The RNA shown here (small-subunit ribosomal RNA) has 1487 nucleotides and comes from a metagenome.
The coordinates come from a structure-prediction model, not an experiment, and the mean pLDDT is 84.
[in-house]
RNA sequence: AGAGUUUGAUCCUGGCUCAGGAUGAACGCUGGCGGCGUGCCUAAUACAUGCAAGUCGAACGCUUCACUUCGGUGAAGAGUGGCGAACGGGUGAGUAAUACAUAAGUAACCUGGCAUCUACAGGGGGAUAACUGAUGGAAACGUCAGCUAAGACCGCAUAGGUGUAGAGAUCGCAUGAACUCUAUAUGAAAAGUGCUACGGGACUGGUAGAUGAUGGACUUAUGGCGCAUUAGCUGGUUGGUAGGGUAACGGCCUACCAAGGCGACGAUGCGUAGCCGACCUGAGAGGGUGACCGGCCACACUGGGACUGAGACACGGCCCAGACUCCUACGGGAGGCAGCAGUAGGGAAUUUUCGGCAAUGGGGGAAACCCUGACCGAGCAACGCCGCGUGAAGGAAGAAGUAAUUCGUUAUGUAAACUUCUGUCAUAGAGGAAGAACGGUGGAUAUAGGGAAUGAUAUCCAAGUGACGGUACUCUAUAAGAAAGCCACGGCUAACUACGUGCCAGCAGCCGCGGUAAAACGUAGGGUGCAAGCGUUGUCCGGAAUUACUGGGUGUAAAGGGAGCGCAGGCGGGAAGACAAGUUGGAAGUGAAAACCAUGGGCUCAACCCAUGAAUUGCUUUCAAAACUGUUUUUCUUGAGUAGUGCAGAGGUAGAUGAAAUUCCCGGUGUAGCGGUGGAAUGCGUAGAUAUCGGGAGGAACACCAGUGGCGAAGGCGGUCUACUGGGCACCAACUGACGCUGAGGCUCGAAAGCAUGGGUAGCAAACAGGAUUAGAUACCCUGGUAGUCCAUGCCGUAAACGAUGAUUACUAGGUGUUGGGGGAUUGACCCCCUCAGUGCCGCAGUUAACACAAUAAGUAAUCCACCUGGGGAGUACGACCGCAAGGUUGAAACUCAAAGGAAUUGACGGGGGCCCGCACAAGCAGUGGAGUAUGUGGUUUAAUUCGAAGCAACGCGAAGAACCUUACCAGGUCUUGACAUCCGAUGCAUAGCACAGAGAUGUGUGAAAUCCUUCGGGACAUCGAGACAGGUGGUGCAUGGUUGUCGUCAGCUCGUGUCGUGAGAUGUUGGGUUAAGUCCCGCAACGAGCGCAACCCUUAUUGCCAGUUACUACGUUAAGAGGACUCUGGCGAGACUGCCGUUGACAAAACGGAGGAAGGUGGGGAUGACGUCAAAUCAUCAUGCCCUUUAUGACCUGGGCUACACACGUACUACAAUGGCGUUAAACAAAGAGAAGCAAGACCGCGAGGUGGAGCAAAACUCAAAAACAACGUCCCAGUUCAGAUUGCAGGCUGCAACUCGCCUGCAUGAAGUCGGAAUUGCUAGUAAUCGCGGAUCAGCAUGCCGCGGUGAAUACGUUCCCGGGCCUUGUACACACCGCCCGUCACACCAUGAGAGCCGGGGGGACCCGAAGUCGAUAGUCUAACCGCAAGGAGGACGUCGCCGAAGGUAAAACUGGUGAUUGGGGUGAAGUCGUAACAAGGUA
Repeated sequence: AGAGUUUGAUCCUGGCUCAGGAUGAACGCUGGCGGCGUGCCUAAUACAUGCAAGUCGAACGCUUCACUUCGGUGAAGAGUGGCGAACGGGUGAGUAAUACAUAAGUAACCUGGCAUCUACAGGGGGAUAACUGAUGGAAACGUCAGCUAAGACCGCAUAGGUGUAGAGAUCGCAUGAACUCUAUAUGAAAAGUGCUACGGGACUGGUAGAUGAUGGACUUAUGGCGCAUUAGCUGGUUGGUAGGGUAACGGCCUACCAAGGCGACGAUGCGUAGCCGACCUGAGAGGGUGACCGGCCACACUGGGACUGAGACACGGCCCAGACUCCUACGGGAGGCAGCAGUAGGGAAUUUUCGGCAAUGGGGGAAACCCUGACCGAGCAACGCCGCGUGAAGGAAGAAGUAAUUCGUUAUGUAAACUUCUGUCAUAGAGGAAGAACGGUGGAUAUAGGGAAUGAUAUCCAAGUGACGGUACUCUAUAAGAAAGCCACGGCUAACUACGUGCCAGCAGCCGCGGUAAAACGUAGGGUGCAAGCGUUGUCCGGAAUUACUGGGUGUAAAGGGAGCGCAGGCGGGAAGACAAGUUGGAAGUGAAAACCAUGGGCUCAACCCAUGAAUUGCUUUCAAAACUGUUUUUCUUGAGUAGUGCAGAGGUAGAUGAAAUUCCCGGUGUAGCGGUGGAAUGCGUAGAUAUCGGGAGGAACACCAGUGGCGAAGGCGGUCUACUGGGCACCAACUGACGCUGAGGCUCGAAAGCAUGGGUAGCAAACAGGAUUAGAUACCCUGGUAGUCCAUGCCGUAAACGAUGAUUACUAGGUGUUGGGGGAUUGACCCCCUCAGUGCCGCAGUUAACACAAUAAGUAAUCCACCUGGGGAGUACGACCGCAAGGUUGAAACUCAAAGGAAUUGACGGGGGCCCGCACAAGCAGUGGAGUAUGUGGUUUAAUUCGAAGCAACGCGAAGAACCUUACCAGGUCUUGACAUCCGAUGCAUAGCACAGAGAUGUGUGAAAUCCUUCGGGACAUCGAGACAGGUGGUGCAUGGUUGUCGUCAGCUCGUGUCGUGAGAUGUUGGGUUAAGUCCCGCAACGAGCGCAACCCUUAUUGCCAGUUACUACGUUAAGAGGACUCUGGCGAGACUGCCGUUGACAAAACGGAGGAAGGUGGGGAUGACGUCAAAUCAUCAUGCCCUUUAUGACCUGGGCUACACACGUACUACAAUGGCGUUAAACAAAGAGAAGCAAGACCGCGAGGUGGAGCAAAACUCAAAAACAACGUCCCAGUUCAGAUUGCAGGCUGCAACUCGCCUGCAUGAAGUCGGAAUUGCUAGUAAUCGCGGAUCAGCAUGCCGCGGUGAAUACGUUCCCGGGCCUUGUACACACCGCCCGUCACACCAUGAGAGCCGGGGGGACCCGAAGUCGAUAGUCUAACCGCAAGGAGGACGUCGCCGAAGGUAAAACUGGUGAUUGGGGUGAAGUCGUAACAAGGUA
């Protein structure tokens, strides 16, 4: 510090997810040790048991016991009394402010014990508990009578305090404060211990006052949560006066008076929450948290209350009420673990009913000492952090095992074994701390006072004090011995192979993996990471600049309010002065400690602990400065406004008026149609339409002018005239002097549609009706037609209200139009120049994701407002406000997805456009589709009808030839190392042949000849045996190689460098011409190149030269020969290149025409097939991975099948006839091939197929071999025929072991359909179509098929509108599996969350009223009463009782708020291939 994920790819926007750190954690697997920490986050639920607050005899009396020198001493107990119990410990329920933090204030306050100082302690009194007796009660606990003490209680004296009044003088901003004096009133006390020289003195304690310290109380300011779908709240409420109350101010309380107080800077309400130091994270700013430790607050079963006290409204106190638990004799009582342990419960989850007061601290005491679940320690828990260990060195036969393997080997791996060592840790034994300082005791010394003793203080010495604990630590011995797991290994992200599984089982944080070769599931091996832990889950921060202060945006991605006016608020021009609020600097105080950081130190290190420093970014006070902001004073004119002079305009409102057109009415002319459409129909019309002429009525809108022209804030505004009226611009520079900008709420305006009332209604026209279209057509089209559109008055308040661009101001190159002004120049007009205000286009810098914007900014800056934060759910629900309604404004959540989106790119596609090509159409010729037959396929059948091929690009295809074989299929019979290959061992004739059995394979018997090579070892070959293995036309062409088809012989497909672009990509390859062609030329940020095109190759057409036998013949012929002219053959050449001429073209490329030429513009044909597409075809040509099979899915044999047959399709052949059939004839003319297990002549036989026989020929020689159509003549005369030949019968021939299933041919006889073929559809542009025959491969035999060959030999092409296919450019796109694409809505089914809902059940809170406990306060002669006064009566005072105010819990009624649930119902979301249509994306077929 980033990464993954939207796309075919790209850039951007934007969400989701991951890597890091942390944790009071929990869960899974695993687990050796130690140190230091931490440990009920849930039920503030209920608690058994024990302990957690006592102490003092040196305050007091009493009882008991022990001892006694009888003087007392010691111990124990209850009680009076003192101090403490308000600390310490726990918890976080409540609390959004009576809290907390920070900083101030108290001149408005208190403070026990402690410290310092001053003064004092005189003299009296009356009771009471304990105890004794009586008595009530189950108990708890009382009641009565009597006795007694005190440092308990109460007067009096004194007092420097306090109150009141007065005087003086000082201080303070003020209320006021402090001091001195006078008068008056009032307020204290307690003793105990020990020493004594008896004088006193010491210690502890007491009272008053002053001060300090500590701890508290109150007040003020600032700060820290959510919701505005909580906007108004408030009656002691706000203030005043008087009084009461308090430690103290105060509506704190009461009476009276006034009507205030708070609130958009968020009151009130609701929800949530203890606050802080700090902790986690982060670069920081921030965000989150508030466990442990520390500060503060609150609480103590729930609620209320006071008492005591310095301090409480009191966790281990009291009273009352309530709930709960326990005891009970039923009358009544007792209790409060949110102290430490512990129990139950809840929960994913959190420990021992431990030891000790040794240390630190606390209470009491003079002290010893006692108490202390505070605390110190131990125990449990990997809960966290830190440290250590599980051994070290050597050791290659690279052991065994395991896994992989190309079977060679590789990995585990120096790892192990083995050898040598060490001893952390463990075990055993031995030693053994620090933490301990005290206090007190004993001893010694010193100090203070004039001084004895007790005593006080200080120093030294001695003995003694440890829960942990015989612990840490040290030493010795034994011994590698007891001690490694977990996650992950597709990318992110370090780490790969095998097997199993087969969209199953499963994984998954995101993307995603799994459908038979899974590095993603499970297991194993291996390697990676971390390590006594490792993973998972939850939560927080980070990454996330994804709420943006630091540090984001709003034209199109989410986002500018529809527009204006304007209160508050925010911001604001130039100059000078003053002040000092903000601001800046210095100083002071504070910011507790701990923590973080730095340095140093202590535990062996570290964690941990200690010390010092820095820091604590803050707040307060004070001093200073005056640049900027602010406040204030004075001033200026440029911002803004006013006046004046001109100007343009569909600016607004009201009234008047005009012509054209539509429609309707009346009349005339006139006759059969009109109208409407793609084509029609509905409709109108003989009752006279449409058309046309004249007249009239009425409503609405204003042609031309008219213009990216004008005006207006926007919506919007268009005939003409008049009236009233708003705004703008220019000039001028007289006036005011910052008066300005923006603007949350608020107010006003606001298209169309709609609503209300009343008018109006010509045209148009939702709804509706009819006619069409259609599968349907509730649409598009047509004919009608009502609201509405118009007017007036109200309402609504929304629009793609758009420039999808808020307002204002300033600045930043230009060019060119246009509207309205002004100026210069000119005699003047035009032209020209300058300038202000608008309105357009182009364009630089700059900006932008790109598109684009670009002085009318989306640039550079400033101010203010509005708005956005993934898609869907949803602008929905609920609530509130507005509205007559329709509806509008505000505006969520649950749930769900990993995307949704913007711009641009390359393709593909379009019922988009342009250009071009092709037998693509058109123009023609011949066909197919109808018939019969052949052949292939489907289907059906079958034991089997083997398999493959499937639009074009399967179907006379693999198959260039299924009777057996082939053959893969079926039935039956057989074999199992096998029909075939290699290796090992044995043998060397078992073999051939013959005979027999059998359908045959095979089996049995007999058995000749004794094989070939040799380096003499052996090998080949054959048989038998054992196992490795063979075999498979079994599966997968979607695992593959190779081969092939197709687009397409279409003209395309790419690269290097450069340039442009953020990039995908573009350019080149586009453009203008041209071509069959990306062929060539020109131009051009391109320049070149490659694969394709073309050419080179073969063949054919002409010819030259050379050569030539088996070809040929001017010779010669009986033959031999001769020749190189001709035909022909072969080889080598020539020839054609738009080369020449003309025209056109751009001076090009090229096109057109012509000449010459055998051939003319690639002369004809062939071979040749770019990058790629179709998961195209083939595992059955071959090869091959994996899977399957192994007495069978292999191998052999016989027979059958592939040849079936209701039917459908494809491809062919033959025909339907006269351009023909048949016959006859002396008949004529090819090319290209094949031939030895072959072609076979002549001759003979047969009607013929053929047979006999065999010349010749391994071929320019011989043979096949006859070419046929054609030509000539004859006949037939338009018929199912003298057409056609299927089918069938008989008789034959050939091949072959074998023609039954199932071959071909011949002769005779038979003579079917068929008379030119529906919809539809195919081929062909010249030696082509059509037609005619010939040959070959395969092959024993079998061709209408296939591959070749030549003969005869046409018609037509105007042209590119249309169909099909293709190429280039462009355009749109929501497609990219690419239109056979994508995709919408209803309905049906399942599930999920949610709204409404008759209601039902809860919850918390406030107000009203009733009742009213305890208790404070107040009143009170009903009762009682020790201290003081009084001679007494009595009084003062007090207690009880009674009454009153307040008052908790409880009760009643109504309303509001908020949850749960609810028959039914509404929409929403998600689901597998469901149904119906096809709304959107292309002009998406009606933009």